Predicted 3D model of a 72-nucleotide RNA (transfer RNA) from a Patescibacteria group bacterium. Lineage of the source: Bacteria > Bacteria candidate phyla. It matches the Rfam family "tRNA". Rfam links the family to the GO term triplet codon-amino acid adaptor activity. Rfam classes the family as a transfer RNA.
[in-house]
RNA sequence: GCGCCUAUAGCUCAGUGGUAGAGCAGCUCGCUCUUAACGAGAUGGUCGAGGGUUCAAAUCCCCCUGGGCGCA
Numbered sequence: 001g002c003g004c005c006u007a008u009a010g011c012u013c014a015g016u017g018g019u020a021g022a023g024c025a026g027c028u029c030g031c032u033c034u035u036a037a038c039g040a041g042a043u044g045g046u047c048g049a050g051g052g053u054u055c056a057a058a059u060c061c062c063c064c065u066g067g068g069c070g071c072a
Base pairs, nucleotide, nucleotide: 001071002070003069004068005067006066007065010024011023012022013021018055027041028040029039030038048064050062051061052060
């Protein structure tokens, strides 16, 4: 220098055009003499930045940035 993969909740990930989800962690409550375990609930996201297409974009296109892999 070129090519490919990847970026979504604190962490690990799903979601591939139509209101952003799960598990774990943390918080509150229940249970218990207490803790743990178990059960219930709520909270938590400008979907890496910018632009474009579309009635509508996490999703499609362009470009940039971070990370990973390969070739030279």